[in-house]
A computed fold for a 95-nucleotide RNA from Planctomyces sp. SH-PL62, annotated as c-di-GMP-I riboswitch aptamer.
The sequence was found by an Rfam model in a public genome assembly.
It matches the Rfam family "c-di-GMP-I riboswitch aptamer". Gene Ontology term of the family: cyclic-di-GMP binding. Rfam describes the family as follows. GEMM was predicted in a large-scale screen for bacterial structured RNA regulatory elements.
Model confidence (mean pLDDT): 82 of 100.
Of the family's consensus pairs, 94% are formed in the model.
Taxonomically the source falls in Planctomyces (Bacteria, Planctomycetota, Planctomycetia, Planctomycetales).

Parts: sequence; C1' cells; structure tokens
RNA sequence: GACUCGAAAAGGCAAACCCGUCGCGAGGCGGGGACGCAAAGCUAUGGGUCUGACGCGUCGCAACGUGCGCCGCAGCAGAUCGCCUGGCUACCGAA
Repeated sequence: GACUCGAAAAGGCAAACCCGUCGCGAGGCGGGGACGCAAAGCUAUGGGUCUGACGCGUCGCAACGUGCGCCGCAGCAGAUCGCCUGGCUACCGAA
C1' cells in the first nucleotide's frame, strides 16, 4: 500500500410494530422504534417471491347464445437489492 479479510474505536444504516401520507395492490416516502447489517450504499441483469388487470383451463354456484367465484398456468405491466446472483462505488485498519 492492497483485498478475497473483519479485531478495536468512531461514525453509519434500520426489521417487526405504531403514526402520517401516496398507491387498486404488492409496496414507496416521512416520523417514532431497533431485529439485525462490513456494503442493510447504488443498480431490477438473471432467477425467486409478491401484486394488478386481461386471457386460457379445472372445479363450484347460478341458469344459458352465458354470468359470478376459488384455484392453477402463460404472456404483459409493476413491487422487492434487508431473498439469491451479476454490475458500479465507498469509511476504518488489528490479526
């Protein structure tokens, strides 16, 4: 001096939950609050999960040129980086 490493100190972030607010919703933002976090900083590239309307299918109810509802599937549009992964950047410095 460096990172594939993470002791110490300082400093940082902030889950659940509550309040306010925006959104159909997942959820976002602000305040309180701390379960945790060494990238829990940024970024939706790939996967996962979740949401919305539509389509198709099964089933149920109604009763018929069909309607409604549950569930599943595909594409679409979204959400989540505190689910994993890829990319970018960064404070401190013991072993």